[in-house]
């Protein structure tokens, strides 16, 4: 030298804020993860969703009590 692996740190994960798991990328250059679907050559229209899982708060949006 190159590679993996393992600590440590940082950074993502389609809309905000945390705790926690879990994924993922980064350590020299080049380069990252990550940027939702659907139709449509484009242009453009439609569609779910404050989570990548959970739990809480908050913003909305809908019902129903007092």
């Nucleotide at each position: 030298g190159c590679a993996u692996c393992a600590c440590c740190g940082g950074g993502a994960a389609a809309u905000g804020g945390u705790g926690u798991c879990u994924u993922c990328c980064c350590u020299c250059c080049c380069c990252a993860a990550c940027c939702g679907c659907u139709u449509g050559c484009a242009a453009a229209a439609g569609c779910u969703g404050a989570u990548g899982g959970c739990g809480c708060c908050u913003g909305c949006a809908c019902a129903a009590c007092u």
The RNA shown here (Fluoride riboswitch aptamer (crcB RNA motif)) has 66 nucleotides and comes from an uncultured Bacteroidota bacterium. Its Rfam family is "Fluoride riboswitch aptamer (crcB RNA motif)". Its family is annotated with positive regulation of gene expression and response to fluoride in the Gene Ontology. Of the family's consensus pairs, 100% are formed in the model. It was read from a public genome assembly, where an Rfam model found it.